[in-house]
RNA sequence: GCCUCCUUCGUCUAGUGGUUAGGACGCCGCCCUCUCACGGCAGAAACAGGGGUUCGACUCCCCUAGGAGGUA
Numbered sequence: 001g002c003c004u005c006c007u008u009c010g011u012c013u014a015g016u017g018g019u020u021a022g023g024a025c026g027c028c029g030c031c032c033u034c035u036c037a038c039g040g041c042a043g044a045a046a047c048a049g050g051g052g053u054u055c056g057a058c059u060c061c062c063c064u065a066g067g068a069g070g071u072a
Stems, first nucleotide, its partner, number of pairs: 001071007010025004018055001027043001029041003048064005
């Protein structure tokens, strides 16, 4: 250089073009407890960046950035 794959809450991850973008751990608050822990309830928090297709895009296409693998 070329080819392939990946990028979603702080972390790990689910998501078949119309979901309120879900779950686990973590965090904040309340309850429980003499207190902590455990447990219960509730909450905040994410689609790498840009453009395109579409009535509608995390999802399809292109470019860029970062990462992984292959190839000579």
Model confidence (mean pLDDT): 81 of 100. Predicted 3D model of a 72-nucleotide RNA (transfer RNA) from Christensenella sp. UBA6094. Lineage of the source: Bacteria > Bacillati > Bacillota > Christensenellaceae > Christensenella. It was read from a public genome assembly. It matches the Rfam family "tRNA". Rfam classes the family as a transfer RNA.